[in-house]
Molecule: c-di-GMP-I riboswitch aptamer
Organism: Thermoanaerobacterales bacterium
RNA sequence: UGUCCUUUUUGGCAAACUCCCCGAAAGGGGCGGGCGCAAAGCUAUGGGCCUAAAGCAUUCGACAUGCUAUGGUUGCCAGGUUGCAUCA
Numbered sequence: 001u002g003u004c005c006u007u008u009u010u011g012g013c014a015a016a017c018u019c020c021c022c023g024a025a026a027g028g029g030g031c032g033g034g035c036g037c038a039a040a041g042c043u044a045u046g047g048g049c050c051u052a053a054a055g056c057a058u059u060c061g062a063c064a065u066g067c068u069a070u071g072g073u074u075g076c077c078a079g080g081u082u083g084c085a086u087c088a
Base pairs, nucleotide, nucleotide: 012037013036017032019030020029021028022027035075041081042080043079045078046077047076048073049072050071055067056066057065058064
């Protein structure tokens, strides 16, 4: 990708939550635990969303507030890429 018929193995990952650790936070890691997932494998490339340490602004100053990823999220959507199964 195509036509008619038939058919779905072995397995894989692991949400919330608990405990411990890292982090300013979002969040991440490990042991447990299963909500679910045919890519819920990998990738932060595009978009979205989350956080705001540092920086900047406001303030007499402090507190506080606002702006802002260089931080994060792949189980938010897509792109790229790899894999398993199946009548071919």